[in-house]
RNA sequence: UACGCAUCCAGAGAGGUGGAGGGAUCAGGGCCCUGCGAAACCCGGCAACCAGUAAAGCGAAAACGUCCGCGUUACAUGGUGCUAAUUCCCCCGAUUACGUUUUAUCGUAAUCGGAAGAUGUAUA
Numbered sequence: 001u002a003c004g005c006a007u008c009c010a011g012a013g014a015g016g017u018g019g020a021g022g023g024a025u026c027a028g029g030g031c032c033c034u035g036c037g038a039a040a041c042c043c044g045g046c047a048a049c050c051a052g053u054a055a056a057g058c059g060a061a062a063a064c065g066u067c068c069g070c071g072u073u074a075c076a077u078g079g080u081g082c083u084a085a086u087u088c089c090c091c092c093g094a095u096u097a098c099g100u101u102u103u104a105u106c107g108u109a110a111u112c113g114g115a116a117g118a119u120g121u122a123u124a
Stems, first nucleotide, its partner, number of pairs: 001124002004121005013043001015042003021033003028090003044083003049079003052075004057070003087116001091114009
C1' cells in the first nucleotide's frame, strides 16, 4: 500500500514538560475547543481488538486423563488503540411522519442501507 472481517451516540486526570494552535478524511463551509493555556512528548487513566494466564463448558470412537479445537467468563501481564463534542456536523439512496405545491416537486425529522474515514485483526 491492496483486499477481507469486526467495531465506531459508552468509557477515560483540576498531573508534568511545552509553548500556539487544534478539531483523521482533496478542497471548502458550519459549529466548536484553546494563554482559566492548543499541537507534541512524559506520566496517569479508559477499553478489551490481538497475544497471554485462569475457570467451568462443549466437540471427535465407550470411559478417564492429556493434548488439540471451539466459543463463554474473569484478569489487565505483553502488543496496539483511545483519552471535548456521534466518526463534532456537512455526501448518496430507500422507507415513514409532518409541512409545502393544483400536480410534479421541494423542505424538515426519524429509521435503515451505502460511500468516505478511523482503529484493530487476517492475508499478500

Predicted 3D model of a 124-nucleotide RNA (SAM riboswitch aptamer (S box leader)). Its mean pLDDT, the model's own confidence on a scale to 100, is 78. It matches the Rfam family "SAM riboswitch aptamer (S box leader)". Rfam links the family to the GO term regulation of gene expression. Of the family's consensus pairs, 97% are formed in the model.